Transfer RNA from Candidatus Tagabacteria bacterium CG09_land_8_20_14_0_10_41_14, 73 nucleotides, folded computationally.
The prediction has a mean pLDDT of 82.
It was read from a public genome assembly.
Taxonomically the source falls in Candidatus Tagaibacteriota (Bacteria, Bacteria candidate phyla).
Rfam family: tRNA. It is annotated as a transfer RNA.
[in-house]
RNA sequence: GGAUGUGUAGCUCAAUUGGCAGAGCACGGAGCUUAUACCUCCGCGGUUCCAGGUUCAAGUCCUGGCACAUCCA
Numbered sequence: 001g002g003a004u005g006u007g008u009a010g011c012u013c014a015a016u017u018g019g020c021a022g023a024g025c026a027c028g029g030a031g032c033u034u035a036u037a038c039c040u041c042c043g044c045g046g047u048u049c050c051a052g053g054u055u056c057a058a059g060u061c062c063u064g065g066c067a068c069a070u071c072c073a
Stems, first nucleotide, its partner, number of pairs: 001072007010025004019056001027043005049065005
């Protein structure tokens, strides 16, 4: 330098043919317990990497950029 893939909550990851952004863990609270842990319930948590475009509607499609990974040279 070229090709491909990935980027979503603090972390690991979903989101079907474009149609309400979710789960587990973590964190906070309550219950339980003499107490802690386990367990149960509830809650908190998002500029979906950035900037544009298409569309009634974009995490998803298109263009450019950035970061990372792999491969080729």